This is a predicted structure of a 350-nucleotide part of an RNA (small-subunit ribosomal RNA, central domain) from an uncultured Planctomycetota bacterium.
Context: one part of a larger RNA
RNA sequence: UUGGGCUUAAAGAGCGUGUAGGCGGGACGUCAGGUGCCUUGUGAAAUCCCACGGCUCAACCGUGGAAUUGCUUGGCAAACCGGCAUCCUUGAGGCAAGUAGGGGCGACUGGAACCUUCGGUGGAGCGGUGAAAUGCGUAGAUAUCGAAGGGAACGCCGGUGGCGAAAGCGGGUCGCUGGGCUUGUCCUGACGCUGAGACGCGAAAGCGUAGGUAGCAAACAGGAUUAGAUACCCUGGUAGUCUACGCCGUAAACGAUGCGCACUAGACUGGAGGACCUCUGACGGUCAUCGAGUCGAAGCAAAAGUGUUAAGUGCGCCGCCUGGGGAGUACGGCCGCAAGGCUAAAACUC
Repeated sequence: UUGGGCUUAAAGAGCGUGUAGGCGGGACGUCAGGUGCCUUGUGAAAUCCCACGGCUCAACCGUGGAAUUGCUUGGCAAACCGGCAUCCUUGAGGCAAGUAGGGGCGACUGGAACCUUCGGUGGAGCGGUGAAAUGCGUAGAUAUCGAAGGGAACGCCGGUGGCGAAAGCGGGUCGCUGGGCUUGUCCUGACGCUGAGACGCGAAAGCGUAGGUAGCAAACAGGAUUAGAUACCCUGGUAGUCUACGCCGUAAACGAUGCGCACUAGACUGGAGGACCUCUGACGGUCAUCGAGUCGAAGCAAAAGUGUUAAGUGCGCCGCCUGGGGAGUACGGCCGCAAGGCUAAAACUC
């Protein structure tokens, strides 16, 4: 490079916004850059191919032709790609009216549990385990009642349910704020899709500074267990877990399945708003739309399975793979306070 692939065999970037680029709806006109046809010049010779000929044949050689798929001159065509111009509305967006939601940020606030302190009752155990012990307790524990203070998390509702691009999001109220869906069909008129770089977000752990610290709990200490026990069990317990600001930038960041558009049997269960029918209404039924799931026709698949939420049928764009180990390592570069991250080989070996 060609071909083939990426749910589980190697392979979809953790997620988004978006630059260049690639690709791009309908109608009419025009230009003629791409494109097609004709044509001009050129494309040395030799070689290759064809025909004929010369060495007795052949190799070899001679003559002629073809070819040289390219570049170029002039002209013609205008379907397609492209440029320009005008128009269109179905893609996309806007506007208006509604609507569901743990979407985000901030402030305030609530109750249960827990811990600490104080006070009352009470008087010997409590706690813990397979059994114990360490531990706590007559300086009054455990238990129980009351009060005050503190930090963290929000039971039931809760769901196979909802929202978000992903990470993720759950007590309540208020403020600020993002997105979705539905209806109207009023407006713009292709404004679109994807997206190398770039930029932003990004669980947990970890790092820096300042605070906070109830519970839990790496490390650590002690008690057990055991042949040993640097563990599993128990009693304690510091970072951390929490807040603010700043880093880190990883994950089985998973649907192990990139994004967008179109098309291709059905059945069922929930969520959202809407239209119509019945009804006084509640409610019930039907229909189309959006979203979440279960099962399945065809098809696909090595099979498991998947199956309008495709892994089916196509198109556009990006990312990635190329035997196992060495190795996601070394070296170099970039980033980071560090931990380390990103990029990423080879020798050798099977």